[in-house]
Context: one part of a larger RNA
């Protein structure tokens, strides 16, 4: 390479947009490039294959045949693919009418709690633990009452509930704004799918500059525990956590399951619509989500099962024994940390 694979054995890029490319709905006509059939030319010899012959056999050699799966050309065929021209509406999109939502950005605002400050009451403890101690407290703590300050997070509602491509999103209000679903079927008429490179987004931690700093808390200090205890527990506590701008670009970025399309039993919940029926509180139908179970089928098994890991198609990514190693070297990116691309020797 071929073949076979990628939920858990190696293997789905973290996610999207999109370039090239690949693939692409129904129908009519044309063309005949691909395709198919026939003919012609060529495809040197040797080699290979088959039949025979010659060296005593064989290797070897010779004769004949076949073959040379190819290329060129010509005559036809026209189903499929391509190309050209036209038509269509079911894919895709637009429009109209509704609907739900922690989707995003910015500004404003609310209450509870923690901490701190001030003042009052009040007196000897408080705190903490398995038990203690470090710690705080007669310079008045803890507790309690009133007032004030500041920062961060939003109890209940809350839900295998919702929204978002993923990361993720949760007090309330306003402004701006993205997407989705349902119904109508008015319009466009294949405008589509995927997507190497590329571009953008991308938790936490970390980095730069400037703010902010209540609580929590790496590092650090102390107290314990212990044989030791660079831990678990306790008392403190700095970066950080928060904001603005700019980097980083990684995660068990997980559904460990790429995207899109079609087909293939059901049953029970739940969210958002639409239609119908009626006993007005339920039932039926249907579309889009989100869960539980389960048939066929699949699977090594576990399990998956209309939200497939079933049956098919298109496109992309990835895997090829363990260790060495996601390392070295080189390249690219980065302020750095490092990220990305990515071996070999050797060894089992």
């Nucleotide at each position: 390479c071929u073949g076979g694979g990628c939920g858990u054995a190696a293997a789905g890029c973290g996610c999207a947009c999109g370039u090239a490319g690949g693939c692409g709905g129904a129908u009519u006509g044309g063309u005949c490039a691909g395709u198919u059939a026939g003919g012609g030319g060529u495809g040197a010899a040797a080699u290979c294959c088959c039949a025979g012959a010659g060296c005593u056999c064989a290797a070897c050699u010779c004769u004949g045949g076949a073959a040379c799966u190819g290329c060129c050309u010509u005559u036809a065929a026209u189903a499929c693919u391509g190309c050209c021209a036209g038509u269509c509406u079911c894919g895709a999109g637009u429009c109209c009418g509704g609907a739900a939502g922690a989707g995003g950005u910015a500004a404003g605002u609310g209450g509870a709690a923690c901490u701190c400050c001030u003042a009052g009451u009040g007196u000897g403890g408080a705190g903490g633990u398995g038990g203690a101690a470090u710690u705080c407290g007669u310079a008045g703590a803890u507790a309690u009452u009133a007032g004030g300050a500041a920062g961060a997070a939003c109890a209940c509602c809350a839900g295998u509930g919702g929204c978002g491509a993923a990361g993720g999103c949760g007090g309330c209000u306003u402004a701006c704004u993205g997407g989705u679903c349902c119904g109508g079927u008015a319009c466009u008429g294949a405008c589509g799918c995927u997507g190497a490179g590329g571009u953008g987004c991308g938790a936490a931690a970390g980095c730069g500059u400037g703010g902010g700093g209540a609580g929590c808390a790496a590092a650090c200090a102390g107290g314990a525990c212990u044989a030791g205890a660079u831990a678990c527990c306790c008392u403190g506590g700095u970066a950080g956590u928060c904001c603005a701008c700019g980097c980083c670009g990684u995660a068990a970025a997980c559904u460990a399951u790429g995207a899109g399309a079609g087909c293939u039993a059901g049953c029970c919940g739940u969210u958002g619509g639409a239609g119908g029926g009626u006993u007005u509180a339920c039932c039926c139908u249907u579309c889009a989500g989100u869960g539980g179970c389960g048939c066929a089928g699949c699977u090594a098994a576990c399990g998956c099962a209309u939200u497939a890991a079933g049956c098919u198609c298109u496109c992309c990514g990835c895997c090829u024994g363990g260790g060495g190693a996601g390392u070295a070297c080189g390249g690219u990116c980065g302020c750095a940390a490092g990220a990305u691309u990515a071996a070999a020797a050797c060894u089992c």